This is a predicted structure of a 106-nucleotide RNA (SAM riboswitch aptamer (S box leader)) from a Cytophagales bacterium.
It matches the Rfam family "SAM riboswitch aptamer (S box leader)". Rfam's curators write: The SAM riboswitch is found upstream of a number of genes which code for proteins involved in methionine or cysteine biosynthesis in Gram-positive bacteria.
Its mean pLDDT, the model's own confidence on a scale to 100, is 82.
It was read from a public genome assembly, where an Rfam model found it.
RNA sequence: CUUUUAUACAGAAGCGCUGAGAGACAGGCUCUAUGAAGCGCUAGCAACCUAACCGCUCGGGAAAGGUGCUAACUCCUGAUCCAAAAUAAAUUGGAGAAUAUAAAAC
Numbered sequence: 001c002u003u004u005u006a007u008a009c010a011g012a013a014g015c016g017c018u019g020a021g022a023g024a025c026a027g028g029c030u031c032u033a034u035g036a037a038g039c040g041c042u043a044g045c046a047a048c049c050u051a052a053c054c055g056c057u058c059g060g061g062a063a064a065g066g067u068g069c070u071a072a073c074u075c076c077u078g079a080u081c082c083a084a085a086a087u088a089a090a091u092u093g094g095a096g097a098a099u100a101u102a103a104a105a106c
Base pairs, nucleotide, nucleotide: 002105003104004103005102006101007100008099013042014041015040016039017038021031022030023029025078026077027076028075043070044069045068048066049065050063053060054059074098080095081094082093083092084091
C1' cells in the first nucleotide's frame, strides 16, 4: 500500500513556542490575529487491543500498558440501488460508496 471485520447523532482542553491557514477530496457551509495548522508539555474522553483479577474453552472485568480521539452527527451532500401507487424532477428514509479509527491478514 491492499484486503477483511467492527464502529462512527455519545464523550472529552488548557498552557508554551510559532504565526496563516484549517475542516480528507469536490461543492456548500463553517472555524480562524479574541490566534489556523504544526511542534512540545500537562490534563481528559473512550474502551478497539489488553496486563492484573474472577471464572477454569467460551465468558466477565479492569483502565497499568498499545493505539485513537478532545468545534460543528464522519460539519452537510456525494457513484449507484431500494421504498414513499406509476413515469420525470425534487424531497424524505434506508442501503451503499467515500473517509476516519481499531483489530487482523498479506